Context: one part of a larger RNA
This record gives sequence, structure tokens and C1' cells, in this order.
RNA sequence: CCCUCGUUAAGGAACUAGGCAAUUUGACCCCGUAACUUCGGGACAAGGGGUGCCCUGGCGGUUGGGCAACUGGCCGCUGGGGCCGCAGUGAAAUGGCUCUGCCGACUGUUUACUAAAAACACAGGUCUCUGCCAACACGUAAGUGGAUGUAUAGAGACUGACGCUUGCCCAAUGCUGGAAGGUUAAGGGGAAAGGUUAGCGGUCGCAAGACCGCGAAGCUUUGAACCGAAGCCCCAGUGAAUGGCGGCCGUAACUAUGACGGUCCUAAGGUAGCGAAGUUCCUUGUCGGGUAAGUUCCGACCUGCAUGAAUAGCGUAACGAGUGGAGCAGUGUCUCGACGAGGGGUUCG
Repeated sequence: CCCUCGUUAAGGAACUAGGCAAUUUGACCCCGUAACUUCGGGACAAGGGGUGCCCUGGCGGUUGGGCAACUGGCCGCUGGGGCCGCAGUGAAAUGGCUCUGCCGACUGUUUACUAAAAACACAGGUCUCUGCCAACACGUAAGUGGAUGUAUAGAGACUGACGCUUGCCCAAUGCUGGAAGGUUAAGGGGAAAGGUUAGCGGUCGCAAGACCGCGAAGCUUUGAACCGAAGCCCCAGUGAAUGGCGGCCGUAACUAUGACGGUCCUAAGGUAGCGAAGUUCCUUGUCGGGUAAGUUCCGACCUGCAUGAAUAGCGUAACGAGUGGAGCAGUGUCUCGACGAGGGGUUCG
């Protein structure tokens, strides 16, 4: 010097990002116990008191011995007297408590080895698909799961107990339905054109034949009109589908504000709620509370940079090794150190 412990005057969180750490509390019995509440809880709420040993009574329960009279054991409640210590759950084990926000209802689950949470799950809610050889999933297939189930079932998606609610927009995108018209593939169809040439005509030639033109049938190459499904265009519906939910100007007999009016744009212009929020840039907004003093916290206001309704909105008892703020108790966290014990290091030997 380090590690692990113990004690500590006075103060008592002044420490610190933060009471981190360490104290405090602690068992059992009795008394007592608030707001709030889903009436179960909250609750060991909080806050108090008691506890050893010896002698001696009473009552209750239970279980033995004995033929009986009677006599034991154990458990519990209760009375009287006494003894010792600083201290009687004498050691060990064994909750600190309260108030108030936020988030998530809850018990659960998770990043094996830096994250346990407000993340995931959850019961409950809603929508969509699926009539059974179901939808859906795996597989090239056979086949299998779904399910030896059958719409009170199964699958997919979102939300996430409970309470009160969940507004407007179908223009866009998606989905569902519709079928008059437009567009539209393969295919059907086969107008027409090209190639080939038996033959015919012409030119040259004595002839054989050569060349040029026309050209049937067949074969062949191409091929117009016309017919032709879904889809798309089109027409509707649909928001607990993907999503979206305005601007400018003026106006009331102080001022200010603007119930009201005008105008432009839009598919429609954000309803109820909540709001400087885990969302607020300006911002330590302003006011109030708590403190001697409060960028945090709580209650309000609303000027919402950029809240808002199942990517749910707002509440909510209980719960949480969650997170923010405050207090009581008690403390070497600190003022500010000190002393002691054990172990290690180091130095000397």
C1' cells in the first nucleotide's frame, strides 16, 4: 500500500449522476391500522407493547397406566409470588418505512457470455379467410400436418385485463363485388401476296437446246378482316384495410380577444380526450406548490416547432430486482479522518 472485516466523538446525505455502498428494520404473541378499491384487496399498511429463569394455583383439550381408589405425559389459555444481568427471539437465521408521478393491467418470457425493461407473451377485443379432399403450411410428387377437428372449429392480421370511448375522409393504394363499353394473349379464321412450274407464247437456232414473259394444280413461305378469357381502363362498396385529417383576410362601444363574416384549396380538413408530455425546438415557457436556495419533481395554463383515438385515446385498484421526485428513521456516503483484526504485497533479516 491492497483485500476482507470490526469500532468510532460531534454532525447526519453536507457524499454522489443517483443514498451507490453500508447501516437501520427483522422471529413469535397481543393491540392497532388511512386514502383508495375491481369490495378480493391495500395490510406484516403505518404505529405501539410483550418475550428469560425459579416456586406455586386455576381452566380447557388430548393421550396413557391401573380392577378400583387414583396417578402420569403432551398442548393451549390464565392468576399469584420470587431471582439475575447493561441486555431474556441474550447466539444464528429472520421485512427499513411512508407520500407522489410515469410506463406496463396482472403471474410469466427474453439478448447462454455487457441490456430483465416501458421490450415479448398474456386473458380479453376486432377484422379477414375457410363448408371439409376446408382455408393455410411442408413437399417436385406421392403424401403429411391442420384433425381422427368441422364455423362455440381452424388459419392470418392488428390491439392487449378492466372502465368510458373509438370522430371525419373511399381522392390515392389495397381488398371485395360488378359487368354495358374500351383495350387485350394463345388459338380459330384465311382475304391477299411471294416462291416453285406442267404447260403456253415470244426471240435466237438446221436441230438439240438456250434465254425472256405469262402461268393451272400441288407443295411451300407469309398473312388482313373477323371471333377470342382473365387482367387493365371502367362502375360501386370497404377504415379495429395501407393511410390522410388546410391556408389567408377582416370583424364586438377602452384595449385585447374573435362567437361571426369573406375568400382560396381539398377526398376530408383533427371530433372526444389529453397536452412544455418518455412527444415542446424556442425553453430553466408562465403561474402555483415543495426547498433558505429546485434546468429535476408535482398541480395548472395552452402559444401542440412536430398530441389524438385498436401503429388505439383517456382513466384505473392490485402488481413491478422497472423509472422520476419528496420525506421519516438510521447510518463512516460525507465534514475527515482515526483506531483495531485477519490475509496479501513490500522492506529488512
This is a predicted structure of a 349-nucleotide part of an RNA (large-subunit ribosomal RNA, domain IV) from a Pseudomonadota bacterium.
The source organism's lineage runs through Bacteria, Pseudomonadati and Pseudomonadota.
Its mean pLDDT, the model's own confidence on a scale to 100, is 87.